Small-subunit ribosomal RNA, central domain from an uncultured Parcubacteria group bacterium, 357 nucleotides, folded computationally. Its mean pLDDT, the model's own confidence on a scale to 100, is 81. Its Rfam family is "Bacterial small subunit ribosomal RNA". The full RNA is in RNAcentral, with records from Greengenes.
Context: one part of a larger RNA
RNA sequence: UUGGGCGUAAAGCGUCCGCAGGCGGCCGAACGCAUCUUCUGUUAAAUCUAUUGACCUAAUCAAUAAACCGCGGAAGAGAUGGUUCGGCUAGAGACCGGGAGAGGCAAGCGGAAUUGCUGGUGUAGGGGUUAAAUCCGUUAAUAUCAGCAGGAACACCAAAUGCGAAAGCAGCUUGCUAGAACGGUUCUGACGCUCAGGGACGAAAGCGUGGGGAGCGAAUGGGAUUAGAUACCCCAGUAGUCCACGCCGUAAACAAUGGAUGCUAAGCAUUGGCAGUAUCGACCCUGUCAGUGCUGUUCACCUAAGCUAACGCGUUAAGCAUCCCGCCUGGGGAGUACGGCCGCAAGGCUAAAACUC
Numbered sequence: 001u002u003g004g005g006c007g008u009a010a011a012g013c014g015u016c017c018g019c020a021g022g023c024g025g026c027c028g029a030a031c032g033c034a035u036c037u038u039c040u041g042u043u044a045a046a047u048c049u050a051u052u053g054a055c056c057u058a059a060u061c062a063a064u065a066a067a068c069c070g071c072g073g074a075a076g077a078g079a080u081g082g083u084u085c086g087g088c089u090a091g092a093g094a095c096c097g098g099g100a101g102a103g104g105c106a107a108g109c110g111g112a113a114u115u116g117c118u119g120g121u122g123u124a125g126g127g128g129u130u131a132a133a134u135c136c137g138u139u140a141a142u143a144u145c146a147g148c149a150g151g152a153a154c155a156c157c158a159a160a161u162g163c164g165a166a167a168g169c170a171g172c173u174u175g176c177u178a179g180a181a182c183g184g185u186u187c188u189g190a191c192g193c194u195c196a197g198g199g200a201c202g203a204a205a206g207c208g209u210g211g212g213g214a215g216c217g218a219a220u221g222g223g224a225u226u227a228g229a230u231a232c233c234c235c236a237g238u239a240g241u242c243c244a245c246g247c248c249g250u251a252a253a254c255a256a257u258g259g260a261u262g263c264u265a266a267g268c269a270u271u272g273g274c275a276g277u278a279u280c281g282a283c284c285c286u287g288u289c290a291g292u293g294c295u296g297u298u299c300a301c302c303u304a305a306g307c308u309a310a311c312g313c314g315u316u317a318a319g320c321a322u323c324c325c326g327c328c329u330g331g332g333g334a335g336u337a338c339g340g341c342c343g344c345a346a347g348g349c350u351a352a353a354a355c356u357c
Base pairs, nucleotide, nucleotide: 004328005327006326007311008310012325014201015200016199017198021194022193023192025088026087027086028085029084030083031082033081034080035077036076037075038074039073040072041071042070049065050064051063052062053061054060091191092188093187094186095184096183097182103177104176105175106174107173108172109171110154115149116148117147118146119145120144121143125136126135162169163168206247207246208245209244210243211242215241216240220236221235222234223233258324259323260322261321262320263319266295267294268293269292270291271290272289273288274287275286276285306313307312330357331356332355339350340349341348342347
């Protein structure tokens, strides 16, 4: 290479955008590049194949013939791919309309609670645990009332909910801003899909500079437990957690399931839109489009089908197909060494071999 695979066995890049590349809707015309057909030239000999012959047979040897592929030339075909021209609207996009949403950024505001401080009441305990102790408290704690300060997070609503490409997003209000769904069918007319390289975003932790610091809390100190206890439990507590700006670029970044398109039984729940029925109107109900989930089991009637090693998946496919990308090839060594690129560092990305089983 021909091939086989990637939910759990090795294997889907964390996610998206996107140049090159690959692939690409319907109709008509032209060309005849690919493609196909015929003819022709070439395709050394040997070999191979077929037939015949030599040798008693075989091996072996000889003669004749045939055939595939490739390349050159000529003639033709016009489906499919391609190129050019013209057209279309089912893909894609734009526009208009009324709705939904914790989508993003910024500013402002709010109440509950914790903590601290001030003052009042009040007096000997409080706290903590399986039990204790360290700890706090007569310089008045805990409790309770009032006030003040500051930081962080937003109970109920709240879920099988919603939104977002993913990471993720939740008090309220305002401003700015992005996307999706539905309805209309007004416009463009294939403008599409995927994407090596490239770019952007990317939880937590961590790093740099400057702030902030209530609670929590790596490290650390102390008290317990224990044979020991560098732990689990308790009392404290620094970085951090928070904000601004700049880095880092990793996660069981998981649905362990790449993206797009089409097709293939149903039923139920729920979110958003529209239409119908009904109504004074709304709700309910019915239908439909888009999303989010569940059932699809036992059995004799019946069971979706199908797929899968099984588990399970099953219109949100792991079914049936097409296109494009990424990735896998025994375990360890090792996601390591070396080199390169990136980073302030921590380290990240790329990525072997010897050896061994």